[in-house]
C1' cells in the first nucleotide's frame, strides 16, 4: 500500500423566540386560567417470530393428544437466546457453516445405468469341450469371476505388495471401522495399547424412535365510577326467625349460583411508567455474567403531544484564492430506514453516510 475477516460507536450539537404536551409548585373568578422550574420519539420504536414480568380464569395429581428443543458444560427471570469447549466440513488464513438415532420398523432415491441395498453381469477377464482356420484367431456351449470399464449425487472400505487359471481381505503391512483395556478431561471427546477381516449407500427440514420441556387468554388484560330497565322467565340451593312437626311466611342489598331474554353506556377514571432500569469503581470468572460500593431519574399521549423560524458551531460536497500541501472565503446539504401506546430480554428484516478497534494474507522498504 492492496485485498479480506470479525466487532463497536454516531445518525448532528448549542442558544433565542413562538407553538403543543406532561410532572412539580404558587395564585385566581378553580370543568378551567395566569406564572415559575424541569422533561418530551429509535437502533431498529418495525415484524408479532420466541421468552417473560403483570392481570384474570382454571387446577388434587397424573395419562393421552398436541406443540417446542436436540453435541457437552456454563450464564440468565426465562428462551428457539448468549459464552466457552468437542467433533465434522469449507477456506492459505483470520474465520464461517453444521451437530440425538439409519443395527426398531415403514417409505423414497427421477433420468441414466447391468444393477439403487442382503441390490448387478451390459462391455469385459479366465478355464474345459466341440466346430471352422496354415497361423493369429472366430463361433457355439458349460463353468468360474466382480479386481478393470460404462452410468450416476452415490455402486459390496482405501493404497501397496504377494497370491491366483483369471480375480477377490484370498493373505500380509499401513490407513479406515467395530469392540475391549488404560490414561487425560465435569463432559462431549481425545491419546496409547490390544483383538477382530470387519453387513452392503443416501435420506429423519420423510413418517418414525429416544431424551428433556410446555395450563389458557391477553392492557381492546383487568378494576372503580356514571347511566338505565323487565328484579322479567325457568332451574338449583345455604343459613336464621316464627312454629309440637311439615307446608307456608319473613330476613340475609333478588340471600347465593346457573341459563335464557330485555335495557343503558359506546362514556369518565385507574392500570401508565422506579424498572429482572441506566452509568461507574473494585473483586471473582477464559468469557457470557455475578457480587459489593457510589451516582442518576431519562416520554406517558388518547383521534393521539414531542414542532416551526433564526443565529452560531460541527460534519460532508462543490467553487474560488493562496505558497504544492496546510490555511482562508463563498454556496449547498444535514440526508437513508423510518415514528412510542403496558413494560422488559432476545431473534429477524430495512438502511444514507461517517468514524474507530482487533486480526489474516500478499507485495515493498527499514
Nucleotide at each position: 500500500a492492496a485485498a479480506g475477516u470479525g466487532g463497536a460507536u454516531c445518525a448532528a450539537g448549542c442558544a433565542a423566540u413562538c407553538g403543543c404536551u406532561c410532572u412539580u409548585u404558587g395564585c385566581c373568578u378553580c370543568a378551567g386560567g395566569c406564572g415559575a422550574a424541569g422533561g418530551g420519539a429509535g437502533g431498529a420504536a418495525a415484524g408479532u417470530c420466541c421468552g417473560g414480568a403483570c392481570u384474570c380464569c382454571g387446577c388434587a395429581g397424573g395419562a393421552c393428544a398436541g406443540g417446542g428443543c436436540g453435541g457437552c458444560c456454563g450464564c440468565u427471570a426465562a428462551c428457539g437466546g448468549c459464552g466457552g469447549c468437542c467433533c465434522c466440513g469449507a477456506g492459505u488464513g483470520a474465520u464461517c457453516g453444521g451437530g440425538g438415532g439409519a443395527a426398531a420398523g415403514u417409505a423414497c432415491c427421477a433420468c441414466a445405468g447391468a444393477a439403487a441395498a442382503c441390490a448387478u453381469a451390459c462391455c469385459g477377464c479366465c478355464c474345459g469341450u466341440c466346430g471352422c482356420u496354415a497361423u493369429c484367431g472366430c463361433g457355439a456351449u458349460g463353468g468360474g469371476u466382480a479386481a478393470g470399464g460404462u452410468u450416476g449425487a452415490a455402486a459390496a472400505g482405501g493404497c501397496g505388495a504377494g497370491g491366483u487359471a483369471a480375480g477377490a481381505g484370498c493373505u500380509c503391512a499401513c490407513c479406515g471401522g467395530u469392540c475391549c483395556a488404560u490414561c487425560a478431561g465435569u463432559g462431549a471427546u481425545g491419546g496409547u495399547g490390544g483383538a477382530c477381516g470387519c453387513a452392503u449407500g443416501g435420506c429423519a427440514a420423510a413418517c418414525c424412535c429416544c431424551g428433556c420441556c410446555c395450563g389458557g387468554a391477553g392492557c381492546a388484560a383487568g378494576g372503580c365510577c356514571a347511566a338505565a330497565u323487565a328484579g322479567g322467565a325457568g332451574g338449583g340451593u345455604u343459613g336464621g326467625g316464627u312454629g309440637g312437626u311439615c307446608c307456608g311466611c319473613c330476613c340475609a342489598u333478588a340471600g347465593c349460583c346457573c341459563u335464557c331474554g330485555g335495557g343503558u353506556a359506546a362514556g369518565g377514571u385507574c392500570g401508565c411508567u422506579c424498572g429482572a432500569c441506566c452509568c461507574u469503581u473494585u473483586g471473582a470468572g477464559u468469557a457470557a455474567u455475578c457480587a459489593u460500593g457510589g451516582g442518576g431519574c431519562c416520554a406517558g399521549a388518547u383521534g393521539a403531544a414531542u414542532g416551526a423560524u433564526u443565529g452560531c458551531u460541527g460534519u460532508g460536497a462543490c467553487u474560488u484564492u493562496u505558497u504544492u500541501u496546510a490555511g482562508a472565503a463563498g454556496u449547498c446539504a444535514c440526508u437513508a430506514c423510518a415514528g412510542a401506546a403496558u413494560c422488559c430480554g432476545g431473534c429477524u428484516u430495512a438502511c444514507c453516510g461517517a468514524u474507530c478497534c482487533a486480526c489474516u494474507u500478499u507485495a515493498g522498504u527499514c
Source information:
Predicted 3D model of a 366-nucleotide RNA (Bacterial RNase P class A) from Candidatus Udaeobacter sp. It is recorded under the gene name rnpB. Model confidence (mean pLDDT): 76 of 100. NCBI's taxonomy places the organism under Bacteria, Pseudomonadati, Verrucomicrobiota, Chthoniobacteraceae, Candidatus Udaeobacter. The RNAcentral record of the sequence draws on ENA. It matches the Rfam family "Bacterial RNase P class A". The family's RNA type in Rfam is ribozyme.